About this RNA
This is a predicted structure of a 329-nucleotide RNA (Bacterial RNase P class A) from Pseudothermotoga sp. It is recorded under the gene name rnpB. Lineage of the source: Bacteria > Thermotogati > Thermotogae > Thermotogaceae > Pseudothermotoga. It matches the Rfam family "Bacterial RNase P class A". Rfam describes the family as follows. Ribonuclease P (RNase P) is a ubiquitous endoribonuclease, found in archaea, bacteria and eukarya as well as chloroplasts and mitochondria.

[in-house]
RNA sequence: GGAGAGAGGCGGGUGGUCGCAGGCGCUGCCUGAGGAAAGUCCGGACUCCACAGGGCAGGACGCUGGGUAAUACCCAGGAGGAGCGAUCCUCGGACAGGGCCAUAGAGACUUCAAACCGCCUUGAAAGGCAAGGGUGGAAAGGUGAGGUAAGAGCUCACCAGCAUCGGGGUGACCCGAUGGCUCGGUAACCCCCGUUCGGAGCAAGGCCAAGCAGGGGUUGGGUGGUCCCGCCCGAUAACCCCGGGUAGGCCGCUUGAGGAGGGUGGUAACACCCUUCCAAGAUAGAUGACCACCUGAGACAGAAUCCGGCUUACGGCCUCUCUCCGAUU
Numbered sequence: 001g002g003a004g005a006g007a008g009g010c011g012g013g014u015g016g017u018c019g020c021a022g023g024c025g026c027u028g029c030c031u032g033a034g035g036a037a038a039g040u041c042c043g044g045a046c047u048c049c050a051c052a053g054g055g056c057a058g059g060a061c062g063c064u065g066g067g068u069a070a071u072a073c074c075c076a077g078g079a080g081g082a083g084c085g086a087u088c089c090u091c092g093g094a095c096a097g098g099g100c101c102a103u104a105g106a107g108a109c110u111u112c113a114a115a116c117c118g119c120c121u122u123g124a125a126a127g128g129c130a131a132g133g134g135u136g137g138a139a140a141g142g143u144g145a146g147g148u149a150a151g152a153g154c155u156c157a158c159c160a161g162c163a164u165c166g167g168g169g170u171g172a173c174c175c176g177a178u179g180g181c182u183c184g185g186u187a188a189c190c191c192c193c194g195u196u197c198g199g200a201g202c203a204a205g206g207c208c209a210a211g212c213a214g215g216g217g218u219u220g221g222g223u224g225g226u227c228c229c230g231c232c233c234g235a236u237a238a239c240c241c242c243g244g245g246u247a248g249g250c251c252g253c254u255u256g257a258g259g260a261g262g263g264u265g266g267u268a269a270c271a272c273c274c275u276u277c278c279a280a281g282a283u284a285g286a287u288g289a290c291c292a293c294c295u296g297a298g299a300c301a302g303a304a305u306c307c308g309g310c311u312u313a314c315g316g317c318c319u320c321u322c323u324c325c326g327a328u329u
Stems, first nucleotide, its partner, number of pairs: 001325010012294007020032005034300001038311002041309005046201004058197005063077005078091005092192002097190002099186003116133002118129005141159006160182001162179007205251004215242003218238002220233005258277008
C1' cells in the first nucleotide's frame, strides 16, 4: 500500500429573526423525536375479564452450561460445515411407529436385496459375480494392497461409522483400548421426547359530569265512615332528589428492569454497591421556516402507555483490534 474479518461511535454545528407545543417562580425563562421513533415479528411491565385442581386438544421453542423480569435475545463452550486465515454459518430424535422420495433408472428401502450394459465358466443354455459403466439429490461403507475363473470385508492396513470397556469434563462431548465387519434421505409430513403458553389490549382501565330524552319520589282530587294503610283519577304544573350515561373535562402519561461516572465479583453476558443527573408527553395531534458562516448540508426516516430484543432501511464520516498478500528498511 492492497484485499478482508470483528467490535463500536457520529447522523450536522454556531449565531440571528419569526413561529408552534409543554412546564414554571409567566413583560419572560427552560425544555422539545430516532438509531432505527419503522415492521409489529418475539418477550415482559401495567390494566380489565376469566380461573379449585388435573387431563385432553392446540401453538411456540429445541446441542450444553450460564445471564435475565422474560424471550425465539445475549454470553461462554461443543459438534458439523465454509474459508489459506482473521472469522462466519447451522443445531433434539430416522433401531417407537406410520407416510413420502417426482422425472430418470433394471432396481429408491430391503437380511434369503437387485442386475440394464458388463465380468467369468462350460457345450449356449444354465450357473457364478457385483469390480467397472449408465440413471439419479441419493444405488448397499471409502481408499489401497492381497486374493480369485471373474469377483466380493473374502483377508489385511488406514479412515468413517457402530457396540463394549477405561479415563477426562457440571454437561454437550472428547481421548484411548478392544470387538465383530457395518441398511439411504426427509421430522418446515404426521409423530416421539423435553421445556413452555388463560384471553384481550392504553380505543386497556378509572374519576367528574352539562343539555335533551327517560325512570322514580313529594305536593292535588275521589273513594273504602275517619287516622294509619290501600285503590282509582288527574297534572306532567312546580320543586327537589336518584341512578345509568352522551358531549366535554381529568387521571392513566412518563422517575424508569432509567442515564452518566467510579468501584467490586465474574473469561463473558451480567450482577451488586457508591456518587450524580432528570431528559417530549400532544389528543386532530407541537418539535418548523428563512438568512449568514463552518471547503458543505445532501441518507433512511418522524414519538402517541412504557421497557428488553430481533429484523429491515440508511448518502457520508470516524475510532479500535485482528487476518492474508505485496513492497521497503